[in-house]
RNA sequence: AAUCAACGCUGGCGGCGUGCCUAACACAUGCAAGUCGAACGCGGUUACUCCUGCUUCGCAAGAAGUAGGGGUAACUGAGUGGCGAACGGGUGAGUAACACGUGGGUGACCUACCUUCGAGUGGGGGAUAACGUCCCGAAAGGGACGCUAAUACCGCAUAACAUCCUGCCUUUGAAGAGGCGGAGAUCAAAGCCGGGGAUCGUAAGACCUGGCGCUUGUUGAGGGGCUCGCGUCCGAUUAGCUAGUUGGUGGGGUAAUGGCUCACCAAGGCGACGAUCGGUAGCCGGCCUGAGAGGGCGGACGGCCACACUGGGACUGAGACACGGCCCAGACUCCUACGGGAGGCAGCAGUGGGGAAUUGUUCGCAAUGGGCGCAAGCCUGACGACGCAACGCCGCGUGGAGGAUGAAGGUCUUCGGAUUGUAAACUCCUGUUGCCCGGGACGAAAAGCUUCGACCUAACACGUCGAAGUCUGACGGUACCGGGUGAGGAAGCCCCGGCUAACUCUGUGCCAGCAGCCGCGGUAAUACAGAGGGGGCAAGCGUUGUUCGGAAUUACUGGGCGUAAAGGGCGCGUAGGCGGCCUUCUAAGUCGAACGUGAAAUCCCUGGGCUCAACCCAGGAACUGCGUCCGAUACUGGGAGGCUUGAAUCCGGGAGAGGGAUGCGGAAUUCCAGGUGUAGCGGUGAAAUGCGUAGAUAUCUGGAGGAACACCGGUGGCGAAGGCGGCAUCCUGGACCGGCAUUGACGCUGAGGCGCGAAAGCCAGGGGAGCAAACGGGAUUAGAUACCCCGGUAGUCCUGGCCCUAAACGAUGAAUGCUUGGUGUGGCGGGUAUCGAUCCCUGCCGUGCCGAAGCUAACGCAUUAAGCAUUCCGCCUGGGGAGUACGGUCGCAAGGCUGAAACUCAAAGGAAUUGACGGGGGCCCGCACAAGCGGUGGAGCAUGUGGUUUAAUUCGAUACUAACCGAAGAACCUUACCCAGGUUUGACAUCGAUCGAAAGCUCUAGAGAUAGGGCCUUCCUCCCAAAAGGAGGACGUGAAGACACUUGUUGCAUGGCUGUCGUCAGCUCGUGCCGUGAGGUGUACGGUUAAGUCCGCCAACGAGCGCAACCCACGUUCUGUGUUACCAGCAUGAAAGAUGGGGACUCACAGGAGACCGCCGGUGUAAGCCGGAGGAAGGUGUGGAUGACGUCAAGUCAGCAUGGCAGUUACGCCUGGGGCUUCACACAUGCUACAAUGGGCGAAACAAAGGGCAGCAAUACCGCGAGGUGGAGCAAAUCCCAAAAAUACGCCCCCAGUUCAGAUUGCAGUCUGCAACUCGACUGCAUGAAGGCGGAAUCGCUAGUAAACGCAGGUCAGCUAUACUGCGUUGAAUACGUUCCCGGGUCUUGUACACACCGCCCGUCAAGUCACCUGAAUUGUCUUCACCCGAAGUCCGUGGCCUAACCCGCAAGGGAAGGAGCGGCCGAAGGUGAGGGGGGUAAGGGGGACU
Repeated sequence: AAUCAACGCUGGCGGCGUGCCUAACACAUGCAAGUCGAACGCGGUUACUCCUGCUUCGCAAGAAGUAGGGGUAACUGAGUGGCGAACGGGUGAGUAACACGUGGGUGACCUACCUUCGAGUGGGGGAUAACGUCCCGAAAGGGACGCUAAUACCGCAUAACAUCCUGCCUUUGAAGAGGCGGAGAUCAAAGCCGGGGAUCGUAAGACCUGGCGCUUGUUGAGGGGCUCGCGUCCGAUUAGCUAGUUGGUGGGGUAAUGGCUCACCAAGGCGACGAUCGGUAGCCGGCCUGAGAGGGCGGACGGCCACACUGGGACUGAGACACGGCCCAGACUCCUACGGGAGGCAGCAGUGGGGAAUUGUUCGCAAUGGGCGCAAGCCUGACGACGCAACGCCGCGUGGAGGAUGAAGGUCUUCGGAUUGUAAACUCCUGUUGCCCGGGACGAAAAGCUUCGACCUAACACGUCGAAGUCUGACGGUACCGGGUGAGGAAGCCCCGGCUAACUCUGUGCCAGCAGCCGCGGUAAUACAGAGGGGGCAAGCGUUGUUCGGAAUUACUGGGCGUAAAGGGCGCGUAGGCGGCCUUCUAAGUCGAACGUGAAAUCCCUGGGCUCAACCCAGGAACUGCGUCCGAUACUGGGAGGCUUGAAUCCGGGAGAGGGAUGCGGAAUUCCAGGUGUAGCGGUGAAAUGCGUAGAUAUCUGGAGGAACACCGGUGGCGAAGGCGGCAUCCUGGACCGGCAUUGACGCUGAGGCGCGAAAGCCAGGGGAGCAAACGGGAUUAGAUACCCCGGUAGUCCUGGCCCUAAACGAUGAAUGCUUGGUGUGGCGGGUAUCGAUCCCUGCCGUGCCGAAGCUAACGCAUUAAGCAUUCCGCCUGGGGAGUACGGUCGCAAGGCUGAAACUCAAAGGAAUUGACGGGGGCCCGCACAAGCGGUGGAGCAUGUGGUUUAAUUCGAUACUAACCGAAGAACCUUACCCAGGUUUGACAUCGAUCGAAAGCUCUAGAGAUAGGGCCUUCCUCCCAAAAGGAGGACGUGAAGACACUUGUUGCAUGGCUGUCGUCAGCUCGUGCCGUGAGGUGUACGGUUAAGUCCGCCAACGAGCGCAACCCACGUUCUGUGUUACCAGCAUGAAAGAUGGGGACUCACAGGAGACCGCCGGUGUAAGCCGGAGGAAGGUGUGGAUGACGUCAAGUCAGCAUGGCAGUUACGCCUGGGGCUUCACACAUGCUACAAUGGGCGAAACAAAGGGCAGCAAUACCGCGAGGUGGAGCAAAUCCCAAAAAUACGCCCCCAGUUCAGAUUGCAGUCUGCAACUCGACUGCAUGAAGGCGGAAUCGCUAGUAAACGCAGGUCAGCUAUACUGCGUUGAAUACGUUCCCGGGUCUUGUACACACCGCCCGUCAAGUCACCUGAAUUGUCUUCACCCGAAGUCCGUGGCCUAACCCGCAAGGGAAGGAGCGGCCGAAGGUGAGGGGGGUAAGGGGGACU
């Protein structure tokens, strides 16, 4: 885009179309094929008329009535007869076929009605239905006898341009064609209806004339039969099929050819260009799609075919093997008196059923068309109409203009507003459509009838033509037109994450759900659901199914095969395909012209008709095809002739693991025998099994046997591939080089076919040294059915025969031609130089490497193409299932070849890129290892955590990067937890009517919060003289309500801050360049550095964030300043920097200097490095601060902030008490120890950095002590904390659970504080636990460091501080080095990883689901063959029985002809037997996919 559609929601009108795709399932009822009286007889009814009889009236004529008969006219019933019924209408079951399409043939044919032109239509006969009578039957129906007509039937006559036979001529390839003849033979007919002047006749009529018929022939048109070329689906897991089969001769049959049929003869015919078989299917014009080529389809309309309940058969007829005919068989349904009968909607309606699904049991023959008829007319479910259905296409409407307070409402909101939205309301209009009223068609013109005219004619019949009039409408009172009414009755559906136009809120919370693909949903969902808004289409909109497109994704147009799927393992070669140069002929292919055909409709163009359109009409074009004929001859094909360059042959050479056979050789292994010789050998990472005192291994000599051939040996050679390696001989294949000649396209490829084909394996017979599946043993290991070791059988070897696979690989089919180069190597040759080619130049063949153009997705290939071309073959079409199953075929087997599907997935895959990773590689760092020192892990205690417990033990942190962490201070408070008691605009902020200062003191109740009472007090400014009063402000109280509040939740919604990789050296950008791209380059490489630090080089050149430096502290020095610090010299002083004084020193505070590989030597291109001097300091001087891009959804909503959510008499707030301090246990971080490098006692010495007014506190006094009393001094270089300690000196202890260690516990106290019970610290006395240096494991540290020692501070009433942050004192050891462990940087490599190795992923097992294969058995179906039975029926035969027409005969009878019956061939259905195909079900078995 489309649709014969269906489903969901919705639905105003009209026009034109379309409407059982399924059960070719079964059908009630009605209708769908009749008509002709101008072919015929009979019956009925009506009307008229005639005749006869009877009755009545009448004198009669006659009249009336009635009965019978005849005739005419009309209508009607069945029948005889004619034509039609073979058309029209339906359906698509069957059919893969001359069924269809297209173009031919018919010299092999038919054709009713119609048409053209001839001829004829004479004269007879016998029947029969209807009807009547009788009989049988339930019915359907039938029988016997009798009567009768015809355009029914039958002879006779006539008859050819008919048919048969035959002769000649013409055309032809051919006569069954045409023409001209010939002698015979054969065959016709029917009448009916009108009109009529003359003539004849009593009449009928003859006769004449017209029409309709009939017979025979001819012609045409239309229709048909048969036949041929070409076209026409899938399957080879269907490869062979065929006996009337193929052909001939003859007979039969047909309208006609023909094995169509039969007899005989021959043995053919078809098939890889796909026979046969199986499956599917009506075919076409066309329709849909597509740029086209194609692909799909064949509903409506049109052409053809086939079918009519299923199967078979013929009859009639011009035509049928017949939808609404017949016979038979079968199934089904119905009727029945059970004897027997009837039926066939795939005609129109309609019913049931099936189904997702498809309409009215309507009207009319008015039109168009058909049948019959002279006609009128009759019939017509063809057809024309109406009805139903949004099923499709097309058109119209549901209103138009104005209208801002931008109304209300809704939605959203940043609370300002925005949006719905000119939308509505409102005002003014219009009048499509609907409704009502009125008018009102086209489609209709013929035929017929009436009248008139013309022609025809003897004719005023008939007929033909013309004119006028008249008659005919189902639709339908419809379309259409006018008037009225009145915005009044008329909008939905889908979508809004991307593709794809359209966004927000709410709800939900991996639920419910969505989904075409990707994918959404786990608490902020533009993706679910609802809403608002928006987008699209619109009387429809979506969904589903189907087809084509996109899909170059089956590639003809228009693809591929080195690595993505895909080159056959290799050769020889059949068919086939393709094929060198020249000349000529031909004209099959090819090209051109003309002609025929290519139905109509459709499509396209132009024009026209419905108001437009859809739709319809007309004309044109087109229908790309086929045929005939003429022409052209370049190319292809065919014929002929030639050529040598392709190919082959010949001659001469040399190279080679080419193949086959036979023989020979040496080295080595093993075994055997012997000698020497002694304790081990062997084997491995290390061992053991094994061998060896019965003498091994080792060594020497001799022998046996088998297999393989070191060195040469080489990206060397040969071969088609597999493959081939000692030497010699014989046989043999191929290639190469050189050359005179020969043949003359002999060529290339190659479906099938045939052959070769490593290893393993198989069969038979040999052989068997070594090696070695299986197997045994030893090890390794968690295990070890392995890797390693000791043994060891098939096998490996030979002969013969199989197997036929491989990463049979260059993952690259063969052949030919063309296309820049460089450099090796093997073979042969030429040239030059030379004594000599081995060197130099060069030709051909082979074999490698590197590379240009070009190609390629890239990698790469590149004269040995994967380049540019041609020819031929093979192969591919997503992954898995699966190279599986089934079938076939080959094989002894193993198995090979061929080779699916169901189901399942949204990928599988290639090449390259960036990372990450590696029990990959290179380089390099780091207390990373190593070298050292000291610890932890064991003990007790402290602290934290887990766990446990609890009313609560609040919460968070939890690998490194949580665990003396948040917490730089939990008795109350803190406090977030628990219990209890209270409170609700709240402890706190803003607004707030009202009232009033607030506050303070005090009493009562209570655990307190709180509640109640008493006392006391009354702010400021302005107006006003003042008071009172009023207004305002500050402060307080405060109803209602807005709101407060929340340590409630989400660190995975966030900001900020932080940890970690890591103070690692990295991370990027601009421009350029390279690459299709991801991306690369820069940033790589070579050096160097602590460093992406610097240098050199370089398709890169620059730049940024990091590094470094700039900052702080310490180390040296200078300058300035000099108290509270300092004191060298001077003075005072008993002493003390205490004082005068000094400004030197120390120190303090500021500001400078100093270090830069600067200098020297060496080395290096340089950067730099090494050494040295000087210097307080030397190569970053030491320490700090400083943390790139990023990673870990790392940590924190409980520090703070903050979105969303939640709570709101509570999850808020207040209060008392409790808890955070529990305690079988586990872990982490520490402290103190275990002692003599120590402990105790005594006495003596030396710091730095800090802190101090709600504070530090001296001297003094009291207390054993903690501490108390007291208070000088000090807001500090002044006073205080303050004693530094280890250390050194002296004495004691003497290796012990101690004079070590100090836990625990008792008693007595001190201090802080409202308060030390839970739950503080400290003091004294007493007590005196574990612990004797710590398993596996593990931590820190490279110098003023570790270790050891003390001091201070923050927090703080006090303290759990052994923590943390600082300060100084004493003060080491070691680093060979980078193999290893850990972490990191960089380059490179592999990768199936990318959540990135804590990755990915394989197989078994267990369970579930699904499809498949097999399967004992069972079931129905299709089909083949053979046989049996054999209906109807054609044909053949017979026909003693029957028979009107013709013949003979007086007749009887006979004949001719025909028939019943019977027999035979064939023959449907049925039966029996044997096969074959594809299904269903299935115990059990098998593998597979998914979870």
Background:
A computed fold for a 1491-nucleotide RNA from an uncultured Acidobacteriota bacterium, annotated as small-subunit ribosomal RNA. The coordinates come from a structure-prediction model, not an experiment, and the mean pLDDT is 83. The sequence is in RNAcentral, with records from ENA.